[in-house]
Predicted 3D model of a 75-nucleotide RNA (transfer RNA) from a Chloroflexota bacterium. Its Rfam family is "tRNA". About the family: Transfer RNA (tRNA) molecules are approximately 80 nucleotides in length. Rfam classes the family as a transfer RNA. The source organism's lineage runs through Bacteria, Bacillati and Chloroflexota.
RNA sequence: GCCCACAUAGCUCAGUGGUAGAGCAACGCCUUGGUAAGGCGUAGGUCUCGAGUUCAAGUCUCGAUGUGGGCUCCA
Repeated sequence: GCCCACAUAGCUCAGUGGUAGAGCAACGCCUUGGUAAGGCGUAGGUCUCGAGUUCAAGUCUCGAUGUGGGCUCCA
């Protein structure tokens, strides 16, 4: 340099163009003589950035950035 995949909560990840979610973690409560475990609840989001299409975009299209992987061979 070229090709492919990925980017969503603190972490790991879901998400048919129509209200942004789960588990874990955090916090509070219940439970216990006290912990752990368990149960209930609360909070937490620039869906990487920019543009386009659309009544409507996390989702589709284009570009950029970042991360990961592959190729850059033989004569």